Predicted 3D model of an 83-nucleotide RNA (c-di-GMP-I riboswitch aptamer) from a Nitrospirota bacterium.
The source organism's lineage runs through Bacteria, Pseudomonadati and Nitrospirota.
Its mean pLDDT, the model's own confidence on a scale to 100, is 82.
The sequence was found by an Rfam model in a public genome assembly.
Rfam family: c-di-GMP-I riboswitch aptamer. Rfam links the family to the GO term cyclic-di-GMP binding.
RNA sequence: UAUCGACAAGAGCAAACUAUCUGGAAGGGUAGGGCGCAAAGCCACCGGUCCCAUACAUACCGCAGGACAGCGGGGUUGCCGAA
Numbered sequence: 001u002a003u004c005g006a007c008a009a010g011a012g013c014a015a016a017c018u019a020u021c022u023g024g025a026a027g028g029g030u031a032g033g034g035c036g037c038a039a040a041g042c043c044a045c046c047g048g049u050c051c052c053a054u055a056c057a058u059a060c061c062g063c064a065g066g067a068c069a070g071c072g073g074g075g076u077u078g079c080c081g082a083a
Base pairs, nucleotide, nucleotide: 004081005080012037013036017032018031019030020029021028022027035070041076042075043074045073046072047071048068049067050066051065056062
């Protein structure tokens, strides 16, 4: 340095659910909570999933637009060090 990931050490994050705020919706913020996580840090680039107020479309599919990084891949940064 690369790979790897302990019944190691110290920290960190926070699912469902609840309260509240916010958005047309998916969803998001805050507080509680703790299922889990070695990138569950960050980025919608690829695939996927979800939403449809406004515009296109008879409708479906789709497109424009929006969301999910705790769905997979990719990019990028990073703590510790047993085998």